[in-house]
Molecule: transfer RNA
Organism: Terriglobia bacterium
Parts: sequence; structure tokens; C1' cells
RNA sequence: AUCCCUGGAGUGUGGCGGAGGCACGCCGCCCUGCGAAGGCGGAGGCUGCAGGUUCGACUCCUGCCGGGGAUA
Repeated sequence: AUCCCUGGAGUGUGGCGGAGGCACGCCGCCCUGCGAAGGCGGAGGCUGCAGGUUCGACUCCUGCCGGGGAUA
């Protein structure tokens, strides 16, 4: 320099057009003599940024930025 992949709550991830769920973690309650485990409930993300397409975008397209890889 060129090309490919990738970007979501604290962490890991599902979701290829009608719009955000799961697990762990965290908080509260129950349980217990106190904890752990277990049960119940809750908070926290409009999805890297900016445009475009569309009636409608996290999802498709383009650019930029970050991360990973290949080649020179």
C1' cells in the first nucleotide's frame, strides 16, 4: 500500500428488512443461624461514526475510525 474479516449492556454471544434476546456478572427480595448453592424480580445497549437505499435498517450499500488476518 492492496485485499479479506470484524465492531452490540461489564464480559461472551443469538438475531441476513417490521426493530434488541440469552448466559455469566451486578442490584433487591425469598431461603439459611450466617454465607454458598437455589428460587423470584430488577437495572443497564436504539447496535463504532457519518451518509445512502427503503414505507420501514442492528440487519443492505458507501466512506471514515478502531480491532484481527493475508500479500507485497